[in-house]
RNA sequence: AGAGUUUGAUCCUGGCUCAGAAUGAACGCUGGCGGCGUGCUUAACACAUGCAAGUCGAACGAUGAAGCCUAGCUUGCUAGGUGGAUUAGUGGCGCACGGGUGAGUAAUAUAUAGGUAACGUGCCUCUUAGUCUGGGAUAGCCAUUGGAAACGAUGAUUAAUACUGGAUACUCCUUCUAACUCUAAUGUUAGUCGGGAAAGUUUUUCGCUAAGAGAUCGGCCUAUUUCCCAUCAGCUUGUUGGUAGUGUAAGAGACUACCAAGGCUAUGACGGGUAGCGGGUUUGAGAGGAUGAUCCGCCACACUGGUACUGAGACACGGACCAGACUCCUACGGGAGGCAGCAGUGAGGAAUAUUGCACAAUGGAGGAAACUCUGAUGCAGCAACGCCGCGUGGAGGAUGACGCAUUUCGGUGUGUAAACUCCUUUUAUGAGUCAAGAAAAUGACGGUAGCUCAUGAAUAAGCACCGGCUAACUCCGUGCCAGCAGCCGCGGUAAUACGGAGGGUGCAAGCGUUAUUCGGAAUCACUGGGCGUAAAGGACGCGUAGGCGGUCUUAUCGGUCAGAUGUGAAAGCCCGGGGCUCAACCCCGGACGUGCAUUUGAAACAGUAAGACUUGAGUACUGGAGAGGAAAGCGGAAUUCCUGGUGUAGAGGUGAAAUUCGUAGAUAUCAGGAGGAACACCGAUGGCGAAGGCAGCUUUCUGGACAGAAACUGACGCUGAUGCGCGAAGGCGUGGGUAGCGAACAGGAUUAGAUACCCUGGUAGUCCACGCAGUAAACGAUGUACACUAGGUGUAGGGGAUAUUAAAAUUUUCUGUGCCGCAGUUAACGCAAUAAGUGUACCGCCUGGGGAGUACGGUCGCAAGACUAAAACUCAAAGGAAUUGACGGGGGCCCGCACAAGCGGUGGAGCAUGUGGUUUAAUUCGACGCAACGCGAAGAACCUUACCUGGGUUUGACAUCCUGUGAACGUCUAAGAGAUUAGACAGUGCCUUCGGGAGCACAGAGACAGGUGCUGCAUGGCUGUCGUCAGCUCGUGUCGUGAGAUGUUUGGUUAAGUCCAGCAACGAGCGCAACCCUUAUCGUUAGUUGCCAGCACGUAAAGGUGGGAACUCUAGCGAGACUGCCCGGGUUAACCGGGAGGAAGGCGGGGAUGACGUCAAGUCCUCAUGGCCCUUAUGUCCAGGGCUACACACGUGCUACAAUGGUAAAUACAGAGGGCGGCAAGCCGGCAACGGUUAGCAAAUCCCUAAAGUUUAUCUCAGUCCGGAUUGGAGUCUGCAACUCGACUCCAUGAAGUUGGAAUCGCUAGUAAUCGCGGAUCAGCAUGCCGCGGUGAAUAUGUUCCCGGGCCUUGUACACACCGCCCGUCACACCAUGAGAGUUGAUUAUACCCGACGUCGCUGGGCUAACCUGUCUAUUUAUAGAUGGGAGGCAAGCGCCUAAGGUAUGGUUGAUAAUUGGGGUGAAGUCGUAACAAGGUAACC
Repeated sequence: AGAGUUUGAUCCUGGCUCAGAAUGAACGCUGGCGGCGUGCUUAACACAUGCAAGUCGAACGAUGAAGCCUAGCUUGCUAGGUGGAUUAGUGGCGCACGGGUGAGUAAUAUAUAGGUAACGUGCCUCUUAGUCUGGGAUAGCCAUUGGAAACGAUGAUUAAUACUGGAUACUCCUUCUAACUCUAAUGUUAGUCGGGAAAGUUUUUCGCUAAGAGAUCGGCCUAUUUCCCAUCAGCUUGUUGGUAGUGUAAGAGACUACCAAGGCUAUGACGGGUAGCGGGUUUGAGAGGAUGAUCCGCCACACUGGUACUGAGACACGGACCAGACUCCUACGGGAGGCAGCAGUGAGGAAUAUUGCACAAUGGAGGAAACUCUGAUGCAGCAACGCCGCGUGGAGGAUGACGCAUUUCGGUGUGUAAACUCCUUUUAUGAGUCAAGAAAAUGACGGUAGCUCAUGAAUAAGCACCGGCUAACUCCGUGCCAGCAGCCGCGGUAAUACGGAGGGUGCAAGCGUUAUUCGGAAUCACUGGGCGUAAAGGACGCGUAGGCGGUCUUAUCGGUCAGAUGUGAAAGCCCGGGGCUCAACCCCGGACGUGCAUUUGAAACAGUAAGACUUGAGUACUGGAGAGGAAAGCGGAAUUCCUGGUGUAGAGGUGAAAUUCGUAGAUAUCAGGAGGAACACCGAUGGCGAAGGCAGCUUUCUGGACAGAAACUGACGCUGAUGCGCGAAGGCGUGGGUAGCGAACAGGAUUAGAUACCCUGGUAGUCCACGCAGUAAACGAUGUACACUAGGUGUAGGGGAUAUUAAAAUUUUCUGUGCCGCAGUUAACGCAAUAAGUGUACCGCCUGGGGAGUACGGUCGCAAGACUAAAACUCAAAGGAAUUGACGGGGGCCCGCACAAGCGGUGGAGCAUGUGGUUUAAUUCGACGCAACGCGAAGAACCUUACCUGGGUUUGACAUCCUGUGAACGUCUAAGAGAUUAGACAGUGCCUUCGGGAGCACAGAGACAGGUGCUGCAUGGCUGUCGUCAGCUCGUGUCGUGAGAUGUUUGGUUAAGUCCAGCAACGAGCGCAACCCUUAUCGUUAGUUGCCAGCACGUAAAGGUGGGAACUCUAGCGAGACUGCCCGGGUUAACCGGGAGGAAGGCGGGGAUGACGUCAAGUCCUCAUGGCCCUUAUGUCCAGGGCUACACACGUGCUACAAUGGUAAAUACAGAGGGCGGCAAGCCGGCAACGGUUAGCAAAUCCCUAAAGUUUAUCUCAGUCCGGAUUGGAGUCUGCAACUCGACUCCAUGAAGUUGGAAUCGCUAGUAAUCGCGGAUCAGCAUGCCGCGGUGAAUAUGUUCCCGGGCCUUGUACACACCGCCCGUCACACCAUGAGAGUUGAUUAUACCCGACGUCGCUGGGCUAACCUGUCUAUUUAUAGAUGGGAGGCAAGCGCCUAAGGUAUGGUUGAUAAUUGGGGUGAAGUCGUAACAAGGUAACC
């Protein structure tokens, strides 16, 4: 730091996914040791049991053990004294700390900085002063007594540092006065009225009281800060303020009464949801984001709700009271309880530990202290939960062992790895020794860390991955199955992707997976993004708040900048140093802490205040342009209708028709009239307007822009959330109007259908007035304003200059509106002074596709609907621009028997042949549009043969190797359908170094043979096809970010990418053409088997013979044709048209020759071949059967339907081939097929050979003298064998068929048509195939159309490429969601009822020890007692407030519901074909 994924490929946009780090984790597999940490994230769910807060006898009364002393004596007991262990109670201090948890809380909280002149503070420290004098009770104990218990009741009695009266007390509190100070309210000092203390114990000490100060810890207040929702927009009545009180330690509507009507809010009040906050932690380059376990600070809570008491401090976790829920005890009357302390239990959950040891250390409470208490704390236990460290051995060791895996069978890998040899001992086990932590005593940890010795490689390696991203590859199994998968995607018989194995890669006592956070993601963009077409500019304007704002001067200093000071806790992070053997960890020091506050300065900038200026902006003046707006009036053309005239049969409409109108007179035409709507020509990428929009003419009213000149104001400006206005068409309301047009509707057509397109009608509407509505692809898909940045050329309005009689012209300037174009910019297309360039200001909007501009809620509307606007779920894409193809019922150019023009066929008949189908034991297999179907097959009776039935055989019918035997081979007999089996006979070869060998046969064993079995979608080779079409590419250069383009396009031309010219291209390759064969003419050479002109011989005839070499011919070599020549056209080109000459003329005719590629085209049954399958069978041998079947359908052919013919007779002329198991003349026989006989010929020698044609005769238009199928009979030939199942001959028979529907094929000249001949295969079998010649036409004016093809261009949502893509309803399944009569929870608000405990207030008749006091009694002044009264207090009663509870009505939110709505996803369903091409009616809003 990036990578994968949209496409055939490309660039961009954009989402999804991955690689990193982290965790209080969990799960899977695995697991040696140690150190340091960490460990209920869920149910603030419920809790058994134990422990977690006590202590003080030096505050007090009581209790009074051991021990000691004394006495008595029954010598182990009693009594007394001393002693003081123990403990319930009174009293003091503590229990508000420490420990836990995060429910609540969005501000009574936290954080930071301040304030308190508005406050408190036990214990602690310091200072000053004091500690005098009285009194009455009470718990305990004892007695009686209630209750199951918890817990009490009554009486008697007793102490205190418990309670209490009085004295004294300055500075304390309070009233008033004065001075000073400062403030918004106050404070300080001095005086003054009134008021207020104390506790003892003692040897010291320790205490107590008052006042002041300090320290510490708190209370309250202020500013700033802290999540989401506006589909929460208005909230508030103690509410905001004042006055006077109450209340508190203290300010305050904190509370009460009265008065006023305020207060908060778009800088987000109120409401809802969520949440403890910070230091920090984690991630990140940072800015940020996420988080708030452990540790530290603050807050809140303690079963739920409420309340106060005590106290310095609480509204109190292990205190109290009340209410509620729950649990437990109960004798049923009543009681008890609160682990969110430490352990532990249950439950929940994916998930989180021991009912441990110790107060030794640190700290805390009490105590004078000893000491006691302390689940705080220190330790140990459990857990790989995390971080860190260590180990599982080291060195040598190649016949590269075995095994395993693989293999091209040679080998290769595992691999120095192992074995083996030598060495070491961290760890482990055993034994010994032994710390620090402790400053006198005291050590839980702990016989622990550490150290020493012994034993012995001994005790110790796994997990994930290996298609790409991403390091790492092979074999087997499986066969769209099983499965994998983070994304893309693997798996349908050769899977590096599934499962196993071998090997490899990564990490390692761990490794993977899952979950979550940040990162990558610049994918919310402050740093650091965008908005013409990808998502995104508001339909347009006016304008409020807000934001931003021209030049100069002065002042100020809140912003800004600089310095200083304080603070920013510790821990953590970072740096330096140190301690554990290192590290983690710990300790010390430093730095940082971007913040806040205070203070001192600076004055440029921005702000503020004051003054000035004119350039921004505006006003006044002059001038012209304009479909700018509103209202009124006027005009002509046209349509329609009405009236009248002329006139007659049609008109109208369409692709063609029909509905429709018309003999009741239409259409057409003339005249007149009525009415409504719209304004031809001018008219224009012309004008005006903010946009929507605006068009006949005239008048009135009215808005804005522009130009000129330079008088005035003096920043008055720009933008603009909310708001207000305007806003096409269509729509709605009321009332008019209605000629034309025309949704709906009706009819006619079209169609498979046609609720459409076309036609005939036609209502709303379109028009007017007044309202509503408020949306459009309201688009330049481009917000507004300002500034700057090359030009060129139009056009509209105005001004200036030059020169002019004028018009015009040239030039310049301002404003508007177009085109082209540079820089720049952009993903590209494009934009380019009218920016999409460069900047500034402000507003609006976007963040993957779908769901969805939808649901719910709200606002607006009469409605239709508009505005605002989600989620669940689902996909890995959706999209933009451009590229190459392909395609188009797009365009242009061109070609082809493609059409047209012709000739002849097929399709109808019969037969032949192939195919499908059917049948069958089998009808072997393959080929399926063109490009399968007389195809493989150039020839199925057996064989072939692969199929079926049956019979055999198993190293095999065939190949190689080994062993043994034997020549091989052949003949005969028997059984059998044969294969085969059995027997008999015959026979002894070739080479030799004499061992044997070659070849052949038999027997045996195993390696192996064999397979026309499967896969042509694993392949080679071969072939078909587009197509003998003219194309297909490359190198270098150039252009483009790139795919790609250029060249190959363009203008001509050609059969041709053939050639010429031009051109950022220049060249080249494979194709085209040529070179090859054949044919057409001539020359030359040669002259047999071919030829015969002249000469001779000769025959019935005949090159038969001599001879000839002229001709034909044969087959070698040459010539010839090249647009070479002429004319014309054309760019002085290529080339084209015509002509001459020539056998042939513009490639002369024909053949061979088939570019890059396409069709997973065909062939595993020609051959070859991977893999799979069979191996007494899917191999092999044999007999018979089948491939030849037959209701039917199709292809290809033959023969015909007749007179251009049939029949009969006569007669003429080829070419190319073939021939010895052959062709066969001639002769003989047979009606014939053929048979017999036999010359010639291995062939220019012999043989096989024409028919149509010509001539003559006949038939005379008929199912015929046409046609020949079918069938009967008789034969011939081939062959072991013609039954299934051959060909041919003769006699007889004589079917369909009288020229063929829709449709369709071939052919452009020696061609079609027609006629025969030959050959391959082959024993035989040809209407097929391959060749050969004979006779021998018609037509083409042309390219509109059909088919195929080529080039250019255009559109595209196609790329498996139109046989493409793709939309919607319906049907089925599943999923989430809206509505829904309702039902049921949660929460909240309002009103009312009831109202516990408790504080406060009032009353307090009842009760009452201390203080005061009257009376009486007793005694010594004075005290005591009794009895009254008072003060004070208490019970009790009443009142206000109030938790829980109840009733009623709302709000918000959740769950659920018959039914219902749309949405999404699913296999190959149904119906159509809406979109993409002009998508077949252009599409879309």
Small-subunit ribosomal RNA from an uncultured bacterium, 1485 nucleotides, folded computationally. The coordinates come from a structure-prediction model, not an experiment, and the mean pLDDT is 84. The RNAcentral record of the sequence draws on ENA and SILVA.